[in-house]
Predicted 3D model of a 429-nucleotide RNA (Bacterial RNase P class A) from a Phycisphaerales bacterium. Rfam family: Bacterial RNase P class A. Rfam's curators write: Ribonuclease P (RNase P) is a ubiquitous endoribonuclease, found in archaea, bacteria and eukarya as well as chloroplasts and mitochondria. The source organism's lineage runs through Bacteria, Pseudomonadati, Planctomycetota, Phycisphaerae and Phycisphaerales. The sequence was found by an Rfam model in a public genome assembly. The model forms 96% of the base pairs in the Rfam consensus. Model confidence (mean pLDDT): 77 of 100.
RNA sequence: AGGCGUGCGCAUGCGGCCGCUGGCGGGGGCAACCUCGACAGAGGAAAGUCCGAGCACGACAGGACAGGGUGGUGGGUAACGCCCACCCGGCGCCGGCCAGCGCUGAGGGACAGUGCCACAGAGAACAGACCGCCGAUGGCCGGGGCAACCCGGAUCAGGCAAGGGUGAAACGGCGGGGUAAGAGCCCACCGCCCGGCGCGUGAGCGUCGGGGCACGGCAAACCCCACCCCGUGCAAGGUCACGCAGCCGCCGCGGCCGGUCGCAAGACCGGCCGACAGCCUGUCCGGCUGGAAUGGCGGCGGGUGGACCGCUUCAGGGUGACGGCAACGUCACUCGCAGAGAAAUGGUCGCACGGCGCCGAAGGUCCGCUCGCUUGCGAGCGGAAACCACGGCGCCCGACAGAACUCGGCUUAUCGCGCACGCCGGUCG
Numbered sequence: 001a002g003g004c005g006u007g008c009g010c011a012u013g014c015g016g017c018c019g020c021u022g023g024c025g026g027g028g029g030c031a032a033c034c035u036c037g038a039c040a041g042a043g044g045a046a047a048g049u050c051c052g053a054g055c056a057c058g059a060c061a062g063g064a065c066a067g068g069g070u071g072g073u074g075g076g077u078a079a080c081g082c083c084c085a086c087c088c089g090g091c092g093c094c095g096g097c098c099a100g101c102g103c104u105g106a107g108g109g110a111c112a113g114u115g116c117c118a119c120a121g122a123g124a125a126c127a128g129a130c131c132g133c134c135g136a137u138g139g140c141c142g143g144g145g146c147a148a149c150c151c152g153g154a155u156c157a158g159g160c161a162a163g164g165g166u167g168a169a170a171c172g173g174c175g176g177g178g179u180a181a182g183a184g185c186c187c188a189c190c191g192c193c194c195g196g197c198g199c200g201u202g203a204g205c206g207u208c209g210g211g212g213c214a215c216g217g218c219a220a221a222c223c224c225c226a227c228c229c230c231g232u233g234c235a236a237g238g239u240c241a242c243g244c245a246g247c248c249g250c251c252g253c254g255g256c257c258g259g260u261c262g263c264a265a266g267a268c269c270g271g272c273c274g275a276c277a278g279c280c281u282g283u284c285c286g287g288c289u290g291g292a293a294u295g296g297c298g299g300c301g302g303g304u305g306g307a308c309c310g311c312u313u314c315a316g317g318g319u320g321a322c323g324g325c326a327a328c329g330u331c332a333c334u335c336g337c338a339g340a341g342a343a344a345u346g347g348u349c350g351c352a353c354g355g356c357g358c359c360g361a362a363g364g365u366c367c368g369c370u371c372g373c374u375u376g377c378g379a380g381c382g383g384a385a386a387c388c389a390c391g392g393c394g395c396c397c398g399a400c401a402g403a404a405c406u407c408g409g410c411u412u413a414u415c416g417c418g419c420a421c422g423c424c425g426g427u428c429g
Stems, first nucleotide, its partner, number of pairs: 002424009012352007020041003024037005043400001047411002050409005055233004062285004067229005072086005087107001088105006108224002113222002115218003130164002132160003137157003140153005172190002175187003192211008237309004246300006253274009276290005314336001316335008354396007363388003366383008
């Protein structure tokens, strides 16, 4: 040179001609609309519809259960299941450790409870003897000895769970002491538990002391704990115009209080409670709406599906300064950057950018030879296998892909170029 990994940026630009959409400006027109001008006009994912919101309606708002979501700590944010930093565990780089760097974790709880750990294996939670080890002590056999007893042998009783095996996993690990052989039986170190001190916002880290050597795993099993979530969604929702055709059923109630009118009977108005119907709502509490000249609920049927709004200025973009490890925040200045409505943003020509190939040349690297001296540099001559740069010619015209209310994310797809960091690596010294 080149390659790999991680992260970030770009993702065609300019010009001519023709065509489309939008708002702005000019002209014409009663209006619908026509015409001219300059300007703007599809993405990093516009995709998936997986999260979070803005906004709208239910609804004037609430509480609980069910249901769902998240899950180390701290911060960011409108919010989030997102982003940043840090902590712990695991893996890799390193001859080992530490440190560092990179990757990764569905990272709260197994002493609240329930449940599972097949098969294999002696034994799978306080279990266990298949292969094994011992056989001191009591018993058996042999030898020595007057005897007490000593030596030896095999193993019965008995002892062991350290070695091996089974398994995903075996009831602490390793080194030593001790023992007949062993075993936390004892000791040091580690692990675990309890406590003190120091550092840190915290998760945690470090250190010191003591302890019994005991308290397996699975919650991506049910579950428990902490925090969060009202529902539906732009096909939300609203206005106008046009047009038709209504019919049937149920409720339209009970009680109390106050006021007005009235001789009285009673009528009217208002409020409260209850029952009924509907809505918030999957359920309960709670709340709201309704009740005789018109209102509420339900069923059947008819008409309409046209125009406008919502619809693009916002948690918006850019630059700089300050604060912060960072995500990000504050301030100042500046910019306005699609709004279609069956769906516009296109077609064509040229140049440039980018990619590929060929030729030339020889600026750099390079190859060969010679010379010089400051011994690793310089100069000269010749060359062209390879690389970069330069010039010319030819070819390609680009992947994934197309706004539809709008944002913050995540996930998926993807041609090519550039930048930063890390690693590998060729050549030369």